[in-house]
RNA sequence: UGCUAGGCUAACCGGGGGGCUCGGCGUCCCCUUAUACACCGAAAUCGUCGUUAGCGGGGGUGACGGCCGGAUGCGGCGUAACCGGCUUCAUGUCGGACCAGUGCCCGACUGUGAGGUUCUGUCCCACGGGGUUGGAGGUGAUUGACGCGCACAGCCGGAGGGCGGUGCGGUCCUUCUUGAUUGCGGGGAAAGGGCGAGGCCCUGACGGGAGCAGCCUAACUGCAUGUUACCAACGCUCAUGGGGUGGCGGAACCGAGAAGGUCAUUGACCACCGGCAUGAGGUGCGGGCGACAAGUCCGGUGCCUGGCA
Numbered sequence: 001u002g003c004u005a006g007g008c009u010a011a012c013c014g015g016g017g018g019g020c021u022c023g024g025c026g027u028c029c030c031c032u033u034a035u036a037c038a039c040c041g042a043a044a045u046c047g048u049c050g051u052u053a054g055c056g057g058g059g060g061u062g063a064c065g066g067c068c069g070g071a072u073g074c075g076g077c078g079u080a081a082c083c084g085g086c087u088u089c090a091u092g093u094c095g096g097a098c099c100a101g102u103g104c105c106c107g108a109c110u111g112u113g114a115g116g117u118u119c120u121g122u123c124c125c126a127c128g129g130g131g132u133u134g135g136a137g138g139u140g141a142u143u144g145a146c147g148c149g150c151a152c153a154g155c156c157g158g159a160g161g162g163c164g165g166u167g168c169g170g171u172c173c174u175u176c177u178u179g180a181u182u183g184c185g186g187g188g189a190a191a192g193g194g195c196g197a198g199g200c201c202c203u204g205a206c207g208g209g210a211g212c213a214g215c216c217u218a219a220c221u222g223c224a225u226g227u228u229a230c231c232a233a234c235g236c237u238c239a240u241g242g243g244g245u246g247g248c249g250g251a252a253c254c255g256a257g258a259a260g261g262u263c264a265u266u267g268a269c270c271a272c273c274g275g276c277a278u279g280a281g282g283u284g285c286g287g288g289c290g291a292c293a294a295g296u297c298c299g300g301u302g303c304c305u306g307g308c309a
Stems, first nucleotide, its partner, number of pairs: 001309008011061003014032005022050005037058001039057003066301007075292001077290003082287003085283012099267005105261002109257001115254008123243004128238003131234005136228002140176002144172003148169005154163003182224005192217004200209003
């Protein structure tokens, strides 16, 4: 010095999260885990330590591990400078697209009239007649009858009541008029009119009176219908005056071209699209680089004793 066997010691004997704390660990709560010492004791007005971060006691492993150095390196992070990608903007340039001129060619259509000129209708404005639609509206007069209501006043009767008169209103009928008709329905608990069972009132009786319910009817009202003096609006029409005229229609005139397209060329344009170049910016997206770094590997890192070489 190496190999081998053993003893001792350092060291080690779960992890994560929360709470507490300047911070670590523990006592507390939660999760996970098993080859983990799931050992005992104390600990919240706490216990104990200081980044090598529990304390006291017992037990186990034991230089394995841990620590130090090096190599490699999953991975995420960063990236001023280098290379590249993507992207935005600006400038320049080229091309496309678009527009215009010129040239060649083609050319729908074209003497059954290309193209053009003039007049006019269609169109607009104003006013008027008609029409249509809608709104809105609900007239007056008159002869006769009734004697019905109200008001006024006269005469008669024992009561109920009777007789005649004036004025206003009402109902029915006749004849008209109007834009102001017709049909159906409603029309209420007394509160317009008529009739009015029963009951009530007057009466000796005859008879009469007021009148509830009910029925009829009027005013009023709903719907429909008819109508139009009035009001309004027009996918209609007629007339008058004015305006306009691109397109389309009609009439007249002149009488031979022509819309458009491919290609070439020139110019214009820079609103649009694309290529390239330059510049500026953005983006760690890729390479490269940087620091960190799980994991893996190598080396180093105690004391003592026996045996062998």
Model confidence (mean pLDDT): 75 of 100. The RNA shown here (Archaeal signal recognition particle RNA) has 309 nucleotides and comes from a Thermoplasmata archaeon. The RNAcentral record of the sequence draws on ENA. The gene name in the source record is ffs. It matches the Rfam family "Archaeal signal recognition particle RNA". The literature on the family includes a 2002 paper in Curr Opin Struct Biol by Wild et al., "Towards the structure of the mammalian signal recognition particle". The family's RNA type in Rfam is non-coding RNA gene. Clan: SRP clan.